[in-house]
Background: This is a predicted structure of a 1510-nucleotide RNA (small-subunit ribosomal RNA) from a biofilm metagenome. The coordinates come from a structure-prediction model, not an experiment, and the mean pLDDT is 84.
């Protein structure tokens, strides 16, 4: 302190997620201690059973129980037992009476409120138990409970008669301090008032008990204190305005009543007020705080445990006792629910403390003990005390400590992984070896907490107090602790390893099964799933879940935004409010000091200090950032007073304008009507057609009418608050701006609400109604066409009056006011007057410094810097929707959500790719030509089908005469059968033979099995070679993945392009260079140039060829000399030529002209064999198609092993309704057909290729000779020259058949090839469409060669022969290349995407209505109970009883609002690999899109009108 996630990658907005701290937690896997602190968060749900509050006999009377005495009887008497009696005595159950129960202890339901919390206040009050102070305490009197008797009841719980006492009740009397009245002095306060003292009336007290005694504890009445309390009042703390108006005791007043006491607390009469946008009331939620958690703070969350303070105590009233209560463990009533009854009636309230059932994820023990600390009563001793103190149970927290330590490398075994004879890891770990004993088990010693106070002795004085001595009280607990023994002995898990985040591999799995906080993994090689080794983090824990802050400046006071990312209100005027020019004086409300009080303790921070240490826990300190009050300061801000003139305004006088209402007017242009001329069309489209016309259009003149709109000027002009305004004039009106004084004398800015105006469309009455035009209608396009186009036409479109109240109402930029370089245009003014200018106001434009921005941009008219007010925004979608409520006549509008769903939307800007965008330019791309294909018949391939098998591969271009440059067997990989099983081949070891082989035979299709004869070399005799046979290591696999792979390969493309390095620009991607003018076959070169410069690619360097030259001359060659043949370079020589094969020149835009700056470009240019890269060939740049190819090899990785291996026969790969491709020969006369005759080059060749001779009609066969080749051989056709045939299915054209052959080979049935002879089929030049080819090419003739035993070759691969047409040109198709534009693509247009419509979940609006719920009103009834009234009853009396009456909880009844839940049925929304149906949007998205409106339409959506550029 931040990461991760939008993209192909930036930079930005933005949201989602993570990492940390915390909890009263829970769950999951584990688990050795003690400490300390915690432990129903839900059912304030119900409650068995126990215990939580009593004490006091020094208040009485008394004696039921218990102890003790005493008496009297009885067991003969004692002891020592029984019985009555006696309250005598110690105590005491129950009873009067006195204090306590209101305190502690529990809970959070209500409460939103003076309940909490701070702070004052009561001159409007009260306190019992405790403290001071003064003063008293005198007389009397009648009852009552208990007990006794009797009596109802089941019981609870009564009644009746009878006796009694008190500190219990009651009466007199005393009381200057108290009350009450009337009275009238002082002295004081901010009001009511408050102290003080004085007179006169009335009223009103009290107990006694202990004790020998002194004297103690008590009573009463005033006055003070001090403690709790009551009340009042400022201030602060909550969520919804889709709650905006509430309120009749309501708001005051006077008078009373009632209280402690003030008050409409209550009542009666008068008056109408009181509260509210500073949020009244109304709904939901909720106990405040002190603190807690978080956080850097401010803030946000929280409010258990402790501490205040409140509330309530089964629900709802209600009083009564009391100092105090409307009372948790009284007390009536009235509900609901438990419980007991003998059915007549009773009982009961765990939100004390254990417990127990029930909800729930989930929360303990029916423990001791009053020993401490506090409470209660009580002279005390003491007794009560589930408050408290301790113990039990829970890892539920939080600190502590242990689970050994030191040594120890064969780096042990074993496990895991690897590049595997080896090595790394686990790992100094283990064993071992030494040493320790915290903890554990045993065992011995053992406190502290106790300080009072009782009880004794004592001592000082101020006699009831204070010290000393001693004597007793311990529940945790024989615990802490100490020591001592014993012995590594008792003791380690969890969760994670793909990134964010520390930690990597094997294996299993195969979009399955899982995982998963977010990005996401998983479809066969998963560090992401399971499982394993190992390694990482934390550790008695470890992880999930859940919540809460934080990270998130992501709700912004501190500490954001609003042109395009989410946001400026369409405009203006203007109310509250908030903000406010310059002096100067007062004031002191804000504001700053100082000081006083408070700000409880705890808790946080610090310092010390006590548990071994820490946690913990004690003492101090600061500190609680706050409220009050008080004395001061007077700068700022307010108030008040007083001036001013810079801000506003008004005055005067120019000026300006499509600025606004009304009016009046004028041209042109449409349409019509009438009426001339005229004569066949018009009109209208991409072309068409629907319309219109011969009854006279269209066109053309005149002339009359209508209604709407105002061309030129016109502008980047200009006015106006926007909206908006444009022919010309008239009247009214309002606004700017300038100049000049002057005159007000802050009068000003924003502006919630609220008023006002506000394009198009649209609504309503009436008018009008030419043009245009929704919707309609018809034509047309179209696969459709509810559109674009075309004819037509209704609202409307104009007018008047009302209403809507929206628009891309936009500068997507609120008003306002100061300040911050410059250039430059223009409109209004003034200066100036002058075609000049430098000037100064006020408008509107352009481009730019600074300096903002994410970036495009913005930039004195800011989107800079600042100040003031207002509006608005907080992830997409759902949705500007629902529902509520307001305004509209309607349409609608304004306000404006949830629920559910996603990790994203989203904005600049980049690189590419892409367009039915743009320029600029190449290519046999097009055009221009010439030959094809496509029709026909055959070859061949491919697809289909068929088959046992028709092996496999290759699929647009970039597959298909492709792998295959030879498939009868073999080839073969496929099919049926048959065989083998360390194999068909080979290697090396070991051991056996002595073979091998060659001829036999049996089976058998063969492979094979069995079997008989014959038969080794060489030896130094040990072998050794060589072979065959067993065994053992090592096999095979054309099975599978080309999407794991390497090697080639093919295409874009022989296209010109792809890229670095420093430098510069940008925040960044990235750009620049490589781009701009030229040129070029080229990123070829040249010029500019934030670029310089280099690589890989172009070109050139290799190769054939075109010309010359030099060398050299056999097998080539023969000019000249010579021999020789019928003839041939045949031979003798010859090197000139030609050819052969080695080198070397020569071509560079190098000379001219002309253009050009250059590079280059033109020139039938000169010269040259060859001119501009002379023609050909090899050469294939980054990189693209996850292209092919595992069947040429090679190789991971998985399969098979008596087979998917291997061997053998036979079959297939050669099939055949069909369909493609790729060729061959045709269809003829530029032909065919017979005859003669001429000329090449590359190559081949001894299991060859053959002259030559013979035979055969031929294929060819039998002799034969020369060549291991410039020697000899294969060996040339079109073409020439002659005949012939005459447009015919032909003397074209050869399939197909049929018969006879020949060759090769172990074998031509499936399934060769060739000859002869005979047969003679489509076929007359091929639809749409569609390929090649720019010269020695096309076209067209033959030759050869690989393979091969022969061929299915018309295929490939080469080689000469003859040899043409034609290109205006770059508009169009195609394919490429550079620059630009737009973009919502980027898996890149075969791209993305949009709405109906079906399908299945999800949640959510409406609804006839049905159920609940709290809340109010209205009426009816009304219990207990205060109060008020009262005669008859009881009491001497006071007062009761009883009866009435007021209120009211509750219960009834009605109507209606508000909220929830469901609801047939219905809207629409969201999700969901592969459903339907158009394509509306992104590119001029094929009609530019949008927006507001209207109206149509399956649906996206068309279309009108205004409007905006995004």
């Nucleotide at each position: 302190a931040g990461a991760g996630u939008u993209u192909g990658a930036u930079c930005c907005u933005g949201g989602c997620u993570c990492a940390g701290g915390a909890u009263g937690a829970a769950c999951g896997c584990u688990a050795g201690c003690g400490a300390c602190a915690g432990g129903c968060c839900u059912a304030a749900c119900a409650c068995a059973u126990g215990c939580a509050a009593g004490u006091c006999g020094a208040g009485g009377g008394g004696c039921a129980g218990c102890g003790g005495g005493g008496a009297u009887g009885c067991g003969g008497c004692a002891a020592c037992g029984c019985a009555u009696c006696c309250g005598c005595c110690g105590g005491c159950g129950a009873c009067c009476g006195g204090c306590g129960c209101a305190c502690g202890g529990g809970u959070g339901a209500g409460u939103a409120a003076c309940a909490c919390g701070u702070a004052u206040g009561c001159g409007a009050c009260c306190u019992g138990c405790c403290c001071g102070a003064c003063a008293c305490a005198g007389g009397g009197g009648g009852a009552u409970a208990a007990c006794c008797g009797g009596u109802a009841g089941a019981a609870a719980u009564g009644c009746c008669g009878a006796c009694u006492a008190a500190u219990a009740c009651c009466c007199c009397a005393u009381a200057c301090a108290c009350c009450c009245u009337c009275u009238g002095g002082g002295c004081u306060g901010c009001a009511u008032g408050g102290c003080c003292g004085g007179g006169a009336u009335g009223g009103g007290a009290a107990a006694g008990c202990c004790g020998c005694g002194a004297g103690g504890c008590g009573g009463u009445g005033u006055c003070g204190g001090a403690u709790g309390g009551g009340c009042a009042u400022g201030c602060g703390g909550c969520g919804c305005a889709u709650u905006a108006g509430c309120u009749a005791g309501u708001c005051g007043g006077c008078g009373g009543g009632g209280u402690a006491a003030c008050g409409g607390c209550c009542c009666a009469c008068c008056g109408a007020g009181g509260c509210g946008a500073c949020g009244a009331u109304g709904c939901g939620u909720a106990g405040g705080g002190g603190u807690u958690c978080u956080g850097a703070g401010a803030g946000g969350a929280a409010g258990g445990u402790c501490c205040c303070c409140c509330a309530c105590a089964u629900u709802g009233g209600u009083a009564c006792u009391g100092a105090g209560a409307c009372a948790c463990g009284g007390a009536c009533c009235a509900a609901a629910c438990u419980c007991c009854u003998a059915c007549g009636g009773g009982a009961g309230g765990c939100a004390g403390c254990a417990g127990u059932g029930a909800g729930g994820a989930a929360u303990a023990u029916u423990g001791g003990u009053c020993a401490a600390u506090g409470g209660g009563c009580g002279a005390g001793a003491g007794c009560c005390u589930g408050a408290a103190c301790c113990a039990g149970c829970c890892a539920a927290g939080u600190a502590g400590c242990g689970u050994g330590a030191a040594g120890g490398a064969u780096g042990a075994a074993g496990g895991u992984c690897c590049u595997a004879u080896g090595g790394a890891u686990u790992g100094u770990a283990a064993a071992c070896u030494u040493c320790u004993u915290u903890u554990a088990u045993a065992g011995u010693a053992g406190a502290a907490u106790a300080a009072a106070g009782u009880g004794a002795u004592c001592c000082a004085c101020g006699u009831g107090u204070g010290g000393a001595u001693u004597u007793u009280u311990g529940u945790a607990u024989g615990u802490a602790u100490a020591c001592u023994a014993u012995g590594a002995a008792u003791a380690a898990g969890g969760a994670u390893c793909g990134g964010c985040u520390a930690a990597c591999u094997c294996c299993g799995u195969g979009c399955c099964a899982g995982c998963a906080g977010c990005c996401g993994c998983g479809g066969u090689a998963a560090u992401a799933c399971g499982g394993a080794g190992g390694a990482u983090c934390c550790g008695a824990g470890c992880g999930u879940u859940a919540u809460c802050c934080g990270g998130a400046u992501u709700u912004a006071u501190u500490g954001g935004g609003u042109u395009u990312a989410a946001a400026g209100g369409g405009u203006g005027c203007g109310u509250a409010g908030g903000c406010g020019g310059c002096g100067a004086c007062a004031u002191a409300a804000g504001u700053c000091a100082g000081u006083g009080g408070u700000g409880a303790a705890a808790u946080a921070u610090u310092u010390c200090g006590g548990c071994u240490u820490a946690a913990c826990c004690g003492a101090g300190a600061g500190a609680c950032u706050g409220c009050c009050a008080u004395u001061g300061a007077a700068a700022c801000u307010g108030c008040g007073u007083u001036g001013c003139u810079a801000g506003a305004a008004u005055a005067u006088g120019g000026u300006u304008g499509c600025u606004g209402u009304g009016g009046g007017u004028g041209g042109a242009a449409u349409g019509u009507g009438u009426g001339g001329u005229g004569u066949a069309g018009c009109g209208g489209u991409g072309a068409a057609a629907u319309g219109c016309u011969u009854a006279g259009a269209g066109a053309u003149c005149a002339c009359a009418c209508a209604g709407a709109a105002u061309a030129u000027c016109g502008a980047u002009u200009g006015c106006g608050a926007a909206g908006g305004c444009a022919g010309c004039u008239c009247a009214c009106a309002a606004a700017g701006c300038c100049a000049u004084u002057a005159u007000u004398g802050a009068c000003g800015c924003u502006g919630a609400g609220g008023c006002a105006c506000g394009a198009a469309a649209g609504u309503g009455u009436g008018g009008g109604g030419a043009u245009c035009a929704a919707a309609c209608a018809g034509g047309a396009u179209u696969a459709g066409a509810u559109a674009c186009c075309c004819u037509g036409g209704u609202a409307g479109u104009c007018c008047a009056c009302a209403c809507u109240g929206u628009a891309a109402a936009c500068g997507a930029u609120g008003a306002u006011a100061a300040c911050u370089c410059g250039c430059u245009g223009u409109c209004g003014g003034c200066g100036a007057u002058a075609c000049a200018c430098a000037g100064u106001c006020g408008g509107u434009a352009g481009c730019c410094a600074a300096g903002c921005g994410a970036a495009a941009g913005c930039g004195a008219u800011a989107a800079g810097u600042u100040a003031u007010c207002c509006a608005c925004c907080u992830g997409g979608g759902g949705a500007g929707u629902a529902c509520g409520a307001c305004c509209g006549c309607a349409a609608g509008g304004u306000u404006g959500a949830a629920a559910c769903u996603c990790a994203a939307a989203g904005g600049a800007a980049u690189u590419g790719a892409c367009g039915g965008g743009g320029g600029c330019c190449c290519g046999c791309a097009c055009a221009a030509g010439c030959g094809g294909a496509g029709g026909a018949g055959c070859a061949u391939g491919u697809g289909g089908u068929u088959u046992a098998a028709u092996u496999c591969g290759a699929u647009g271009a970039u597959a298909c005469g492709c792998g295959a440059g030879g498939a009868a067997c073999c080839u073969u990989a496929c099919c049926a059968g048959g065989g083998c099983u360390a194999g068909a081949a080979c290697g090396c070891a070991a051991g056996u033979u002595g073979a091998u082989u060659a001829u036999g035979u049996g089976c058998g299709a063969a492979a094979g099995u069995a079997u008989a004869u014959a038969u080794c070399u060489c030896u130094u005799c040990g072998g050794a070679g060589c072979a065959a046979u067993u065994u053992g290591c090592g096999a095979g696999g054309u099975g599978c993945u080309g999407c794991a792979u390497g090697g080639u390969u093919g295409u874009c493309g022989u296209c010109a392009g792809c890229u670095c390095g420093u430098g510069c620009c940008g925040u960044g991607a990235g750009g620049u260079g490589u781009c701009a003018g030229g040129u070029u076959a080229a990123g070829u070169c040249c010029u500019a140039u934030a670029a310089c410069g280099a690589g890989c690619g172009c070109a050139a360097c290799c190769c054939c060829u075109a010309c010359u030259c030099u060398u050299a001359g056999u097998u080539g060659c023969c000019a000249g000399c010579a021999u020789g043949u019928c003839a041939u370079g045949a031979u003798g020589g010859g090197g000139a030529c030609u050819c052969u094969a080695a080198g070397a020149g020569a071509a560079c835009u190098g000379c001219c002209u002309a253009c050009g700056c250059a590079a280059g470009u033109a020139g039938a240019g000169a010269g040259g064999a060859a001119g501009g890269u002379g023609g050909g060939g090899a050469u294939g740049a980054c990189g693209u198609c996850a292209a092919a190819u595992c069947a040429g090899c090679a190789c991971g990785g998985c399969c098979c092993u008596u087979a998917u291996g291997u061997c053998c026969u036979g079959g297939g790969c050669u099939a055949c309704a069909c369909a493609c491709g790729u060729g061959c020969u045709a269809c003829a006369a530029u032909g065919g057909u017979c005859g003669g005759u001429a000329c090449a080059g590359a190559g081949g060749g001894c299991a060859g290729c053959u002259a030559c001779c013979u035979g055969g009609u031929g294929a060819c066969a039998g002799g034969a000779u020369g060549c291991u080749a410039a020697u000899c051989u294969c060996a040339a056709a079109a073409g020439c020259c002659g005949g012939u045939c005459u447009c015919a299915g032909u003397u074209c054209g050869g399939a197909u058949c049929g018969g006879a052959g020949u060759c090769u080979g172990c074998a031509a049935c499936u399934c060769g090839a060739c000859u002869c002879c005979g047969u003679g089929a489509a076929g007359u030049u091929g639809g749409a469409u569609u390929c090649g080819c720019u010269a020695g090419u096309a076209a067209u003739c033959g030759c050869g060669c690989a393979u091969c035993a022969g061929c299915c070759a018309u295929g490939g691969c080469g080689c000469g022969g003859u040899g043409a047409a034609u290109a205006c040109g770059u508009u169009c198709c195609c394919g490429g290349g550079c620059c630009u534009u737009g973009u919502a693509c980027a898996c890149a247009c075969c791209g993305c995407c949009c709405g109906u419509c079906a399908a299945g979940c999800c949640a959510u609006g409406g609804a006839a209505g049905c159920u609940g719920g709290g809340g109010g009103u209205a009426c009816c009834u009304a219990a207990a109970g205060u109060c008020c009234g009262u005669a008859a009853c009881c009491g001497c009396a006071a007062g009761g009883a009883g009866c009435g009456g007021c209120c009211u909880a509750g219960g009834g009844u009605a109507a209606a609002a508000c909220u929830a839940g469901u609801g047939a049925c219905u809207g629409g929304g969201g999700c969901u690999a592969a459903g339907u149906c158009g394509u509306a949007a992104c590119a001029a998205g094929g009609u530019a899109g949008c927006c507001g409106u209207a109206c149509c339409g399956g649906a996206a959506g068309g279309u009108g009108u205004g409007g905006c550029u995004g």